RNA sequence: CCUCGAUAAAGGCAAACCACCCGUGAGGGUGGGGCGCAAAGCGAUGGGACUCCAAUUGGGAGUUAGCCAGCUACCGAA
Numbered sequence: 001c002c003u004c005g006a007u008a009a010a011g012g013c014a015a016a017c018c019a020c021c022c023g024u025g026a027g028g029g030u031g032g033g034g035c036g037c038a039a040a041g042c043g044a045u046g047g048g049a050c051u052c053c054a055a056u057u058g059g060g061a062g063u064u065a066g067c068c069a070g071c072u073a074c075c076g077a078a
Stems, first nucleotide, its partner, number of pairs: 004076002012037002017032006035066001041071002045069003048064006
């Protein structure tokens, strides 16, 4: 350095659910909460999934990174 990932150390994130708010919706924001996560960090570029609109077909506009690919990164036992 690469691969890998401990019942290691130090930290980190935060599912369901609840309250309020935003959105037609998928879903999102803040607070509580804590199921889990070694990239649950970044980013809608490719694929997937989902929503709305339109439709004869083709399609248009979105959401999702805690689905995969991609990019970057802390620690260091075997």

c-di-GMP-I riboswitch aptamer from a Bacillota bacterium, 78 nucleotides, folded computationally.